[in-house]
Molecule: transfer RNA
Organism: Candidatus Nealsonbacteria bacterium
RNA sequence: GCCGCGGUAGCUCAGUGGUAGAGCGUCUCUCUGAAAAAGAGAAAGUCGUCAGUUCAAUUCUGACCCGCGGCA
Numbered sequence: 001g002c003c004g005c006g007g008u009a010g011c012u013c014a015g016u017g018g019u020a021g022a023g024c025g026u027c028u029c030u031c032u033g034a035a036a037a038a039g040a041g042a043a044a045g046u047c048g049u050c051a052g053u054u055c056a057a058u059u060c061u062g063a064c065c066c067g068c069g070g071c072a
Base pairs, nucleotide, nucleotide: 001071002070003069004068005067006066007065010024011023012022013021018055026042027041028040029039030038048064049063050062051061052060
């Protein structure tokens, strides 16, 4: 330099045009003498950036940035 895959909650990942979810973690409450476990609830996201298409973009298109892999 070229090609492919990926970037979404604190972490691991779903979702693939119509107002974004799960598990773990965090916080509060119940339970306990106190914890753990269990149960109930809550908070947490400019969906990598900038443009384009569209009535509408996390989703489609282009460029760029970052990570991983391959080729040279």